[in-house]
């Protein structure tokens, strides 16, 4: 050098979280590089740091230490951006309330506001009608018997003659009960083109009369105290994004460099 055959390794690596600490399941980034089981209310270990079984390759392998650098996480920063809570005055805005009448509407010389005069509404006091209810009064009906009058039949008395109670009928009336009647009485009252007398009149209605031109505040517009939200601008704080510097770890993948036994040729 080759040829067998062992051994070390190696069969992925990393971030962040978790743990005292280390690996491992899960999340996430390279990346292609066994298999089972076990495991986040963990699962197994112990600085040489997954445990336990199988299995493949096997020093062309492994492994060290630099470089480059996808990725991640930690800070800082920002007259970038973006979302939330809080506070502050001044502005707009929305609303109520007063106000003012420029504009439009309205009503007004068939007379506005205003001013004088009478009245009603309102309070007493009596007077009348209407209603409604009551008490009378006329008519009518009305008592088996406990009401009258007449009292048939019957009954009772008498020698007879005649008498006597009396029940039905029949009239006549008590309590009652009826009525469309009756103009004279009594209560009453959310009646009424009623109406006297007193009062009183702050408002609202009518009515007459003097005057002589504006009245009202519906929309619009403008002022003005205020109260509530919201915008807008600031300020403090929390949060995310994305730029920037720092700082950490840090795959892949290049660069160097270390590194085994045993036969046999």
């Nucleotide at each position: 050098c080759c040829g067998c055959g062992c051994u070390a390794g190696a069969c992925g690596g990393g971030g962040a979280g978790g743990u005292a600490g280390c690996g491992g399941u899960g999340c996430c980034c390279u990346g292609u590089a066994c298999c089972u089981g076990c495991a986040a209310u963990c699962c197994g270990c112990u600085a040489u740091a997954g445990c336990a079984g199988g299995g493949u390759c096997g020093a062309u392998g492994c492994u060290u230490u630099c470089c480059c650098g996808a990725g991640g996480c930690c800070g800082u920063c920002g007259c970038u951006u973006u979302u939330u809570g809080a506070g502050u005055a001044a502005c707009u805005u929305u609303u109520u309330c007063g106000g003012c009448a420029a504009g439009c509407g309205g009503c007004g010389u068939u007379g506005a506001c205003g001013g004088c005069c009478g009245g009603g509404u309102c309070c007493c006091a009596g007077c009348a009608g209407a209603c409604a209810g009551g008490a009378a009064g006329a008519c009518g009906u009305g008592a088996a018997c406990c009401u009258g009058g007449u009292c048939a039949g019957g009954c009772c008395c008498u020698g007879a003659c005649g008498g006597g109670a009396g029940c039905a009928g029949c009239c006549a009336u008590a309590a009652g009960c009826g009525u469309a009647c009756u103009g004279a009485c009594c209560u009453g009252u959310g009646u009424g083109c009623a109406g006297u007398g007193g009062g009183g009149c702050a408002g609202c209605c009518c009515g007459g009369u003097c005057u002589g031109a504006g009245c009202a505040g519906g929309c619009u517009g403008c002022c003005g105290c205020a109260g509530c939200g919201a915008g807008c601008a600031c300020u403090c704080g929390g949060g995310a994004a994305c730029a920037a510097c720092g700082g950490u770890c840090g795959a892949c993948g290049g660069a160097a460099g270390g590194u085994g036994c045993g036969c046999g040729g």
Molecule: Bacterial large signal recognition particle RNA
Organism: Planctomycetota bacterium